[in-house]
RNA sequence: AGAGUUUGAUCCUGGCUCAGGAUGAACGCUAGCGGGAGGCUUAACACAUGCAAGUCGAGGGAUAGUGGUAGCAAUAUCACGAAAACCGGCGCACGGGUGAGUAACGCGUAUGCAACCUGCCCUCUACCGGGGGAUAGCCCGUCGACCGGCGGAUUAAUACCCCAUAAUACUGUAAUCCUGCAUGGGAUAACAGUUAAAGCUUAGGUGGUAGAGGAUGGGCAUGCGUGACAUUAGCUGGUUGGUAGGGUAACGGCCUACCAAGGCUACGAUGUCUAGGGGUUCUGAGAGGAAGGUCCCCCACACUGGUACUGAGACACGGACCAGACUCCUACGGGAGGCAGCAGUGAGGAAUAUUGGUCAAUGGGCGAGAGCCUGAACCAGCCAUCCCGCGUGCAGGAAGACGGCCCUAUGGGUUGUAAACUGCUUUUGUGCAUGAAGAACACCCCGACGCGCUCGGGGGCUGACGGUAAUGCGUGAAUAAGCACCGGCUAACUCCGUGCCAGCAGCCGCGGUAAUACGGAGGGUGCAAGCGUUAUCCGGAUUUAUUGGGUUUAAAGGGUGCGUAGGCGGCCUGAUAAGUCAGUGGUGAAAACCUGCGGCUCAACCGUAGGCGUGCCAUUGAAACUGUCAGGCUUGAGUAACCAUGAGGCAGGCGGAAUGUGUAGUGUAGCGGUGAAAUGCUUAAUAUUACACAGAACACCGAUUGCGUAGGCAGCUUGCUAAAGGUUCACUGACGCUGAUGCACGAAAGCGUGGGGAUCGAACAGGAUUAGAUACCCUGGUAGUCCACGCCGUAAACGAUGAUAACUCGCUGUUGGCGAUACACAGUCAGCGGCUUAGCGAAAGCGUUAAGUUAUCCACCUGGGGAGUACGCUCGCAAGAGUGAAACUCAAAGGAAUUGACGGGGGCCCGCACAAGCGGAGGAACAUGUGGUUUAAUUCGAUGAUACGCGAGGAACCUUACCUGGGCUUAAAUGUGCUUUGACCGCCGGUGAAAGCUGGUUUUCCGCAAGGACAGAGUACAAGGUGCUGCAUGGUUGUCGUCAGCUCGUGCCGUGAGGUGUCGGGUUAAGUCCCAUAACGAGCGCAACCCCUACUGUCAGUUGCUAACAGGUUAAGCUGAGGACUCUGGCGGGACUGCCACCGUAAGGUGCGAGGAAGGCGGGGAUGACGUCAAAUCAGCACGGCCCUUAUGUCCAGGGCUACACACGUGUUACAAUGGCUGGUACAAAGGGUUGCCAACCCGCGAGGGGGAGCUAAUCCCAUAAAGCCAGUCGUAGUCCGGAUCGUAGUCUGCAACUCGACUACGUGAAGUCGGAAUCGCUAGUAAUCGUGGAUCAGAAUGUCACGGUGAAUACGUUCCCGGGUCUUGUACACACCGCCCGUCACACCAUGGGAGCGGGUUCUGCCAGAAGUAGUUAGCUUAACCGCAAGGAGGGCGAUUACCACGGCAGGGUUCGUGACUGGGGUGAAGUCGUAACAAGGUAAAGGG
Repeated sequence: AGAGUUUGAUCCUGGCUCAGGAUGAACGCUAGCGGGAGGCUUAACACAUGCAAGUCGAGGGAUAGUGGUAGCAAUAUCACGAAAACCGGCGCACGGGUGAGUAACGCGUAUGCAACCUGCCCUCUACCGGGGGAUAGCCCGUCGACCGGCGGAUUAAUACCCCAUAAUACUGUAAUCCUGCAUGGGAUAACAGUUAAAGCUUAGGUGGUAGAGGAUGGGCAUGCGUGACAUUAGCUGGUUGGUAGGGUAACGGCCUACCAAGGCUACGAUGUCUAGGGGUUCUGAGAGGAAGGUCCCCCACACUGGUACUGAGACACGGACCAGACUCCUACGGGAGGCAGCAGUGAGGAAUAUUGGUCAAUGGGCGAGAGCCUGAACCAGCCAUCCCGCGUGCAGGAAGACGGCCCUAUGGGUUGUAAACUGCUUUUGUGCAUGAAGAACACCCCGACGCGCUCGGGGGCUGACGGUAAUGCGUGAAUAAGCACCGGCUAACUCCGUGCCAGCAGCCGCGGUAAUACGGAGGGUGCAAGCGUUAUCCGGAUUUAUUGGGUUUAAAGGGUGCGUAGGCGGCCUGAUAAGUCAGUGGUGAAAACCUGCGGCUCAACCGUAGGCGUGCCAUUGAAACUGUCAGGCUUGAGUAACCAUGAGGCAGGCGGAAUGUGUAGUGUAGCGGUGAAAUGCUUAAUAUUACACAGAACACCGAUUGCGUAGGCAGCUUGCUAAAGGUUCACUGACGCUGAUGCACGAAAGCGUGGGGAUCGAACAGGAUUAGAUACCCUGGUAGUCCACGCCGUAAACGAUGAUAACUCGCUGUUGGCGAUACACAGUCAGCGGCUUAGCGAAAGCGUUAAGUUAUCCACCUGGGGAGUACGCUCGCAAGAGUGAAACUCAAAGGAAUUGACGGGGGCCCGCACAAGCGGAGGAACAUGUGGUUUAAUUCGAUGAUACGCGAGGAACCUUACCUGGGCUUAAAUGUGCUUUGACCGCCGGUGAAAGCUGGUUUUCCGCAAGGACAGAGUACAAGGUGCUGCAUGGUUGUCGUCAGCUCGUGCCGUGAGGUGUCGGGUUAAGUCCCAUAACGAGCGCAACCCCUACUGUCAGUUGCUAACAGGUUAAGCUGAGGACUCUGGCGGGACUGCCACCGUAAGGUGCGAGGAAGGCGGGGAUGACGUCAAAUCAGCACGGCCCUUAUGUCCAGGGCUACACACGUGUUACAAUGGCUGGUACAAAGGGUUGCCAACCCGCGAGGGGGAGCUAAUCCCAUAAAGCCAGUCGUAGUCCGGAUCGUAGUCUGCAACUCGACUACGUGAAGUCGGAAUCGCUAGUAAUCGUGGAUCAGAAUGUCACGGUGAAUACGUUCCCGGGUCUUGUACACACCGCCCGUCACACCAUGGGAGCGGGUUCUGCCAGAAGUAGUUAGCUUAACCGCAAGGAGGGCGAUUACCACGGCAGGGUUCGUGACUGGGGUGAAGUCGUAACAAGGUAAAGGG
């Protein structure tokens, strides 16, 4: 410090996720030790048991007991005096716990108290005299289960009361001086009044009372800071203030009476929800964000609520009273209790410890002290909960062992120096031994002086932890390693199993038979006594942006203006000092943090010193900037005068064209409308002419024009009215900018009332279209559209761009001014446009009219969906508008640009693509293939184009893979190597369908040799599979397509994907060539080179040829001979737009041009770029993996692949006269042939048979070519057409023609008379037509592959259909239009709104009631201290009563949560239904508002 994830790829926006750190944690697996820390986050739930606050006899009385004295004893007296209790004093308000409440002066920080208190402690001053009456206890009696009382008698005090004395105390009176920010405060002196005390004693002291001061602790007040929600906007009656009084330690509405009517609030009152606050902790570079457990400070609470008493201090955790809930005891009358103290229990929960030891230390209470008490504290126990440290050994050791795992497997790799083995060490463990520090006090003694809570010295006592830490000796590698992960992020890879299953997953995503992603294993990586997971916080996230973001199109500028508060504000001078800056002082507790040093062996931890604590307060100073005050200025702003401008606004008047209607005329049959129609109108129409009326809108001018803040504004004219602009630089003198809330304006639609109503026209009706058509089209047509008044308040209200000001290159057009004589021209001001520099931007683009560079103010945004929805509130007559969430769900949604693909987008171009033609197929019969069906099997594959006379160029057996049945099994055939034998084969039997099983017989060959051939046996190696996967593959093939394309290097452009080149203008069959050009070149394709064919030269001349010569035949190159010709086949020539004319820059084009056999690629073939279709083929072959192994292998016989209601494809033959039949007659090419072709001749009607010559082929044979031509016949008919089907008889092949061959002859003579929708081929030697041959093959073509003969028609042209190329455009497609995608309905699940209501929490208002307590009052009852001789009084108490008030009750509201029949929409969900709304002109452009 970043990374993954939206896309085919890219850049951006943007969310989600990860890597880090942390924790009072929990869970899973694992676990050797020690040190330091921490340990109910949940039920402020309920608690058994024990302990957690007592102490003082030097305050008091009394007492068990002990001892002494006297006594015989009872007993008396004196001394000491434990324990329990009592009076009294002090403490119990500390310490300890918890965080419920509290959004508050509660906390933090800084101040103030001239408005206060303070026990114990310290200093100082003064005092301590006299008297009295009670009461606990004890004793007696009595009530009571308990708790606890009641009555009588008697008694003490440092308990209580009275008197005396008394002030620097308090109260009153009033004076002088000083002083403060105000009320005020202080000092000095005076007068009057009031108020105190306690003793004990060892005689040293100690204690008591009053006052002053200090210290400590507290109380109160104030500034500032300290959560969320505005879908909480108004709140308030003691409320705000005053006067008087009361109350308090003290100020104060704290309380009461009276008076006034205030107080708080957008700088957020009030309400609701949440929460103890801080020091600090975690994180972060920081700013921040989150947290507040342990430790420290503060606050609050103590079962819930209320109340006061005592006291220095409490409204009191282990005190009291009352009420309530709960628990317990009870004799039923009544009582007791409060672990949020320490342990512990139950419950809750994912989860948190011992009913331990000691007061040794530290601290606290009491005490003179010894001491007592102390679950504070110190220790120990439990827990890997965290932090830190240590160990589980170290060195050597290669046969790189065994075993495991993997592989290309006789071997190698890895585990791995790892182990074994050798040597060494001993932390830790274990045994034994020694054994701390923490201890200083108090106490006693001595000394010193400052005479004290003093200091120094000495003596002596005290250790829970603990026989612990530590140390020494011995022993022995001995006692000690796991967890997670290994697809990317992210370090680490293989095998097996599984087969969208089981499972994984933080995100992206893995798994559907070769999973580095699941599970196991081997190996590896990371961390390590831990490792992972989960939860939570910060970080990364600049993803709330102060540091440090944005708003044209990604989310985001308010529809526009005016303007309030607020924010911001021109130039100069002076003053001031609020902000600001600097110095100083105070404070910012300690701990924590950082740094130095030090102590535990180190560290964690601890000690010490310093820093930090960014803050607040005070004070002194500075005066630039901001503020404030004062004075001035003119440039911002405004005003004035003059000029000119415009569809600016409002109101009125006028006009013509068009439309409709009415009336009348002319006139006749249609009009109208559409893609085509129909509905509609029409013999009084439409049309046309004239006149009249009505309402609405204003052609041309008219324009990137003008005006207006926006919405918006258009005939002409009048009136009223507003405004920007220019010129002058005359006036004012900062008067300015922006603008939350507010107010006003605000298209269309819509609403209300009243008019108006020509056109157009939602709704509606009808006609069409359609599968449907509640639409698009047509005919009508209401509201509306228009006017007046009033509402509504929204639009894609858009420049998707807030307002204002300043600055920053230019070119060009235009509107209105100014200057100028000017239609010239440069300038200037204000607008409206285009292009562009810098710059900006993700890019597109913006670019003085900024989206550039700055400043100020406002508005708005923070992933998509849910949703602009719900609820609440405001507005509205309504429609609705404004404001505006959450649950849940997804990992994207999105912007710009790129390359493709696609479009019922566009341009250009091509192709038998259409058109123009010729001939077919689709109808028939048959052949053949396919589907389907059937079957024991009808083997398998091919399936739009690109399957279907295809694999198959040839299924009777074989083939054959299928079916039925019978056999075989280290196993056949085969191959190779080695060894060995000479047999095997054959022949003859048996059985059998055959294969097979079984018996008999026979006893090799070649060679000189070596050896070889053949066969058998043995052995080694390789079994075999037409079983699966063409979606694991190679190879091969089809198709786009013989279409003209597909790319690369370097350069250049772009952030990038990518572009350029390859585009553009021409041209071509062509990315063919030329020109232009940030491109220049190159490659694979095109073309050419190759083959055939067309002309020709030359060479050669047999088997071919035969002109001349000769021979010869019935005839014939038959023969001699010849090379002339044809022909054959080698090598050449020839054609290149080369020449001419015209057009063109060129490339090139045009020409019934010349020449030439051939002319513009002459014709044909071979040749198939990068790639596409997971195209086809595992059954041609090869091959990975999987599967079968007495079978899915293999042998054999028979059957099947040939089935047959039917459907389709491809063909053959026809339907006839351009023909059929009969007879005669002419002319090819290219092939094949020895397991072959087979002549002559003979036989047969024929298929064929016999025969045997020739030929390994330019020699012989197949082999008569046919159409044609010459005659004859048929005469339009199911025929002398057509030949299917069937019968009979044959021929041939073959082991064998039944299933199931071809052919022949005779007979039979079906359908069919030119073929619906729709569709195929072909552009010249082509179509059509005619025959010939080959491959395969024993036989078996209408198929297929070749060959020649005869030989046309037509092409205007590119609008349309199909396919293709290229440029461009749009795109929400990229599996790429066979794409994407929307809504209803149906089903399942989830969360949520409404809902008659029902239930709970909380809060408010009114009323009732009113415990305890306090205050007031007091007729009643009662009463020790004082007064009084007494009666009585004063005072007190009890009781009663009044006020306040908790619990409780009644009634009614607010708010919130849960639940609810039913209901609304929403979300999600492999394969449901209906349509096709959007994306292309998406087939009616889409979208926004109504």
A computed fold for a 1490-nucleotide RNA from an uncultured bacterium, annotated as small-subunit ribosomal RNA. Its mean pLDDT, the model's own confidence on a scale to 100, is 84. Its Rfam family is "Bacterial small subunit ribosomal RNA".